Parts: sequence; structure tokens; C1' cells
RNA sequence: UGCAAGAUCUUAGCGCUAGUUCCGCAAGCAGUUGCGGAAGACGAGGAGAAGGUUGUCGAGACGUCAGCGGAUGCCUUCCGGCCGGUCCGGUCGAGAGCGCCUGUGAAACCGAGAAAGUGAUUUUUCGAACAGAGACAGGCGCAGGGCGGGUU
Repeated sequence: UGCAAGAUCUUAGCGCUAGUUCCGCAAGCAGUUGCGGAAGACGAGGAGAAGGUUGUCGAGACGUCAGCGGAUGCCUUCCGGCCGGUCCGGUCGAGAGCGCCUGUGAAACCGAGAAAGUGAUUUUUCGAACAGAGACAGGCGCAGGGCGGGUU
């Protein structure tokens, strides 16, 4: 370096589930119970460190209910960048300021299929559509205060 095999990761609307809903089987049926299953967040966006915390954005979804765990959010402090340096303050996070304008594949759903399953349902292909926050790119504009010192 190549080949083969195995393990782990490729997760943050993420993972799980004694509520709940649904399916199958058994108890002859119903009810009910038991057993075994299914559903339980649709994408976009998001990480300097520690602590805290009921944690961003929207959708033709509205069980996305309820619970647990996690979490890139937010707050405080610290570190760091920028606002010329120091202090304070502000703002941001190593792509490190703000505002406005323009631009930059949403997905579920819906339509037509395929595969798996007795089923609930799951996985998947193609087609047409529709966000907001944020980010990026381009353009335009805006962006400190106090104190001390020096010079005029």
C1' cells in the first nucleotide's frame, strides 16, 4: 500500500417507554385477562470551557399527547475575537459586531409505485408543492463612554 473479515461510529426533533392508542394469538364470542407485537417529532438550524436551566425555528403534521434520558439553545462566570491600545461597557465564538436589501436543494403531508409483515405498521423509489429562525455569499449603511499621558 492492496485485499478480506469483524467491531464501533456516521444521533441531538435525537434515543427509549410499565401511561395511552392500535394489531395478532389464546381463554368459545363481547367485555376482560394473559402473551407477543406496532405507533409514540416532519424537517431546518445549532458545540470555546465550567456551573445552572421546564432548551431554537417553523410545517397542508396537530397523539408532534404523557413519561424518562440526552441535547449544540438560554443565563452566569472564565477564556478568546472585534469595537485602535488599557479600564469599563457592548457584541460575538477561532468562519468570533449590528441593521436593511437580494440570493442560496425543507421534509412530513399529497399523487403514483416497490419491498417486508396474518395484521397494526415499517422501509423505500419517483413526481409536483409549500416555511421560519439561523448561516453563508453579494450590495448598502451604521457602530462606543470615562479616566490618565503626550503633542499642537
Molecule: glmS glucosamine-6-phosphate activated ribozyme aptamer